RNA sequence: AAGCGUCUUCAAGGCAGGGUGAAAAUCCCGACCGGCUGUUUGAGUCAGCAACCCACUUAUGUGGCUGAACCCUAAGGUACCGAUAGUAUAGUCUAGAUGGAAGAAGACAGGC
Numbered sequence: 001a002a003g004c005g006u007c008u009u010c011a012a013g014g015c016a017g018g019g020u021g022a023a024a025a026u027c028c029c030g031a032c033c034g035g036c037u038g039u040u041u042g043a044g045u046c047a048g049c050a051a052c053c054c055a056c057u058u059a060u061g062u063g064g065c066u067g068a069a070c071c072c073u074a075a076g077g078u079a080c081c082g083a084u085a086g087u088a089u090a091g092u093c094u095a096g097a098u099g100g101a102a103g104a105a106g107a108c109a110g111g112c
Base pairs, nucleotide, nucleotide: 005108006107007106008105009104010103017029018028019027031092032091033082034081035049036048037047038046044080045079053064054063055062056061069078070077071076084095085094086093
């Protein structure tokens, strides 16, 4: 020094404008958004993970499920995807959620 321990903080963005209608940020035209690590020129669409959902479990936790991309090649083109509940049918509103979490940063302690 690495590794190991405890604790703290942080950890998701987005319908402008218009149409129909009694009513839609839900339908239609159109607009907008993209968690974490890795790979990589580059990652919402590759690999893995988290979240959501399901089963079991007193709890902790364990298991399962889990959307969508091609062309091009250094810079672009075209396309596609997005849990549950509520409500005029919702990736974008509201709610579970002042929750949880991959992970990021830091502090302290300690000893080989």

FMN riboswitch aptamer (RFN element) from Lactobacillus jensenii, 112 nucleotides, folded computationally. Model confidence (mean pLDDT): 78 of 100. NCBI's taxonomy places the organism under Bacteria, Bacillati, Bacillota, Lactobacillales, Lactobacillus. It matches the Rfam family "FMN riboswitch aptamer (RFN element)". Its family is annotated with FMN binding in the Gene Ontology. Of the family's consensus pairs, 100% are formed in the model.